[in-house]
Context: one part of a larger RNA
């Protein structure tokens, strides 16, 4: 000194990044349990009592007790036949500091994010608020579907048929889910304008004695597609400036003037989102960059890249408290096993 233990005055998180480790908690019976709730939960909430060993009353048993068999395992048959305890209950006694006496055996509460929930994941540093879900909406498909694999045959979808399959986005539930179609996309859209092979063939041009052979070629008639008219946002998307106004003062219901396709509704907001910022107020603290309520000036929230709530769950993340302890004040005495030395 290194490990692994048990233990410890007084205090009791004062360590720490953080109660990380460690302690507490812990078993049956019993009483008793709150806020909220989707009425199933929440709940083992929380919190409290008892518990050993002897005796007596008690108790249950011919409506069959205990014990043996049996396989259909059912308060089931069948055998025997009187006693039987993992039995309810009351009383009185004994003993230790201690009676679930050893071992085994939940520590709890209170706000809050984030996800509904059980599942899933970086085989070997990450388990999550990741991905899945069931729900929800949009598109595509009418069967030789649509998509998907494969030069093809020919599978798979599916021995399915629109209560079905494919593919996108949200993600349980609850209340909702605005406004812009000007750009790209993606649906309609027997006219128009553009367009290729093609059709056409007015007209020229080469040869040639001529027939004739060949070359070039404008009108016009050709398609999807662009372009054009119109839809469409749970489709990529997008969702404004400046100046002035109330009889303190401030502020700005109101007016005014540009600009746009339209100018961000509800409902949240210093948020897992806030630059300045430890905003400002309040709560808890003797003191809180965290945290919890509020304000709103929102750099840079916002409605299925969902918007705000939500009981239950969570080895998730933040704060709080009692409780309980060698984390600590600060440390000590010990136990095992290695290290060290000699063999």
């Nucleotide at each position: 000194c290194c490990u692994u233990c048990g233990u410890u005055a007084a205090g009791g998180a004062a360590c720490u990044c953080g109660g990380c480790a460690a302690a507490u908690u812990g078993g049956a019976u019993c009483c008793g349990u709150a806020a909220c709730u989707u009425c199933g939960g929440g709940a083992g909430a929380a919190g409290g009592a008892u518990c050993g060993c002897c005796c007596u009353c008690g108790g249950c048993u011919g409506u069959g007790a205990a014990c043996c068999g049996g396989c259909a395992u059912g308060c089931c048959c069948g055998g025997u036949g009187a006693g039987c305890g993992g039995u309810a209950g009351a009383g009185g006694g004994c003993c230790g500091c201690a009676g679930u006496g050893a071992g085994c055996a939940g520590g709890c509460c209170c706000a809050g994010g984030c996800g509904a929930c059980u599942g899933u994941u970086u085989a070997c540093c990450a388990a999550a608020a990741c991905c899945a879900c069931a729900g929800g909406u949009c598109u595509c498909u009418g069967c030789a579907a649509a998509a998907g694999c494969g030069a093809a045959a020919g599978c798979u979808g599916a021995c399915g048929u629109a209560u079905a399959g494919g593919g996108g986005c949200u993600g349980a539930c609850g209340c909702c889910u605005g406004c812009c179609c000007a750009g790209u996309g993606c649906c309609g859209g027997a006219a128009g304008g553009u367009u290729a092979a093609g059709g056409g063939g007015a007209g020229a041009g080469g040869u040639g004695a001529g027939a004739g052979c060949u070359u070039c070629g404008a009108a016009c008639c050709g398609a999807a597609g662009c372009c054009c008219c119109g839809g469409u946002g749970a489709a990529c998307g997008g969702c404004g400036g400046c100046c002035g106004u109330a009889a303190c003062u401030a502020u700005a219901a109101c007016g005014g003037u540009c600009c746009u396709a339209a100018g961000g509704u509800a409902g949240c907001g210093a948020a897992a989102u806030u630059c300045c910022u430890u905003g400002u107020c309040g709560g808890g603290u003797a003191a809180g960059u965290u945290c919890c309520g509020a304000c709103c000036c929102g750099c840079a929230c916002g409605a299925a890249a969902g918007g705000c709530g939500u009981a239950a769950c969570g080895a998730u993340c933040u704060g709080g408290g009692a409780g309980c302890u060698g984390u600590c004040u600060c440390g000590g005495a010990g136990a095992g096993a290695g290290g060290c030395u000699c063999g």